[in-house]
RNA sequence: GCGGAGAGCUGGAUGGCCGCGGGGUCGCGAGGCCCUGAGGAAAGUCCGGACUCCAUGAGACAACGGUGCCGGGUAAUGCCCGGGCGGGGCAACCCGACGGAAAGCGCCACAGAAAACAAACCGCCCCGGCACGCCGGGGUAAGGGUGAAACGGUGGAGUAAGAGCCCACCGCGCUGCUGGUAACAGCGGCGGCACGGCAAGCCCCACCGGGAGCAAUGCCAAAUAGGAACCCCGCGCGGGCAGGUCGGCGGCAUCCGUCGAAACCGCCGCUAGGCUCGUCUUGGCCGAGAGGGUUCGGGUUGGCAGCAUGAGGGGGCCGGUAACGGUCCUCCCAGAUGAAUGGUCAUCCAACCGCGCAAGCGGUGGACAAAAUCCGGCUUACAGGCUCUCCGCGCAA
Numbered sequence: 001g002c003g004g005a006g007a008g009c010u011g012g013a014u015g016g017c018c019g020c021g022g023g024g025u026c027g028c029g030a031g032g033c034c035c036u037g038a039g040g041a042a043a044g045u046c047c048g049g050a051c052u053c054c055a056u057g058a059g060a061c062a063a064c065g066g067u068g069c070c071g072g073g074u075a076a077u078g079c080c081c082g083g084g085c086g087g088g089g090c091a092a093c094c095c096g097a098c099g100g101a102a103a104g105c106g107c108c109a110c111a112g113a114a115a116a117c118a119a120a121c122c123g124c125c126c127c128g129g130c131a132c133g134c135c136g137g138g139g140u141a142a143g144g145g146u147g148a149a150a151c152g153g154u155g156g157a158g159u160a161a162g163a164g165c166c167c168a169c170c171g172c173g174c175u176g177c178u179g180g181u182a183a184c185a186g187c188g189g190c191g192g193c194a195c196g197g198c199a200a201g202c203c204c205c206a207c208c209g210g211g212a213g214c215a216a217u218g219c220c221a222a223a224u225a226g227g228a229a230c231c232c233c234g235c236g237c238g239g240g241c242a243g244g245u246c247g248g249c250g251g252c253a254u255c256c257g258u259c260g261a262a263a264c265c266g267c268c269g270c271u272a273g274g275c276u277c278g279u280c281u282u283g284g285c286c287g288a289g290a291g292g293g294u295u296c297g298g299g300u301u302g303g304c305a306g307c308a309u310g311a312g313g314g315g316g317c318c319g320g321u322a323a324c325g326g327u328c329c330u331c332c333c334a335g336a337u338g339a340a341u342g343g344u345c346a347u348c349c350a351a352c353c354g355c356g357c358a359a360g361c362g363g364u365g366g367a368c369a370a371a372a373u374c375c376g377g378c379u380u381a382c383a384g385g386c387u388c389u390c391c392g393c394g395c396a397a
Base pairs, nucleotide, nucleotide: 001393002392003391004390005389006388007387008386009385010384012348013347014346015345016344017343018342020037021036022035023034024033025032026031039368043379044378046377047376048375049374050373051213052212053211054210064209065208066207067206068205069083070082071081072080073079084098085096086095087094088093099204100203104202105201106198107197108196121144122143123140124139125138126137127136128135129134152170153169154168155167156166171193172191173190174189175188176187177186178185179184217305218304219303220302227296228295229294230293231292232291233269234268236267237266238265239264245261246260247259248258249257250256251255270273275289276288277287278286312331313330314329315328316327317326318325319324351364352363353362354361355360
């Protein structure tokens, strides 16, 4: 210098004018002044939580959904870090749903003889026949051909030709030892091969998961058409006091404690239910009305809280390979609700286009996109710019 790999940051700057949301302050008011106001992804809503309500003895099992090498981190995770194994790259480094196919079922298109209890298209070899083109019987699976994949691979020995039929190495399975927390790796022994692939097909094994969501939820105010059903007895008996109501007592106390009553719940009794009216008196039945209580239904969507101090940001030190943890100091950083965070002008730094040998001149003019209860991740989008580390090649010393 060229080409590449990894990690991180930034993603317009300054000023003037006009305007918007939130907070503070001054003013009787109109309004003035000051402070503050999007992101690395605010996005997709794909995971994991906080928080709230509902359901639920604890828990287990089933169903359904998810996760899936090992160790660690974390509030938690399907995330992150470190390691192992497999694959790619000369390398830096990158990618992997990476448990089980010897529990069972199922599938393997096209091509091909055959896609899994095996089988034989071309070929090779032996025997017999022959009209010398071949035909019939048998052996074989080394070679050819098909395919994504062909029933271990390479070499030798062997044979009529061949074949794990036999031998060596590799692979595979079982097993022992060593190293490692483990995944796993290394070394040795035995077995002649028995075991094709697919589990993001069913399934098996292990582990995890109750449901709904801030339009959660709580409080206040307003509003209507006030709709429907049922109940109202007893100085009866028992229960009852968490909260609310009333009363007594104690404590300095509007507050707290304690006791009791009514409400409320259950039981019992018979005359079968309180008040007013229909109905002059008494009783019963029936009906109507007012009041009170319980339950159900109808209906409006305004304000406040939730809701901005949090698994929070920055820095130092310590522990750890790292993710991360501990500790000290410091900072306060949007809070709207049909929803603010914008527009315009000037100068400048980039970028793009045109002209020019060049210096330069002219024009265009800012990437993706934008909070809505909050936080940790993942994924996706992103013009351009900057920094650090590493690898390969070339050149020079």
Predicted 3D model of a 397-nucleotide RNA (Bacterial RNase P class A) from an Alphaproteobacteria bacterium.
It matches the Rfam family "Bacterial RNase P class A". Rfam classes the family as a ribozyme.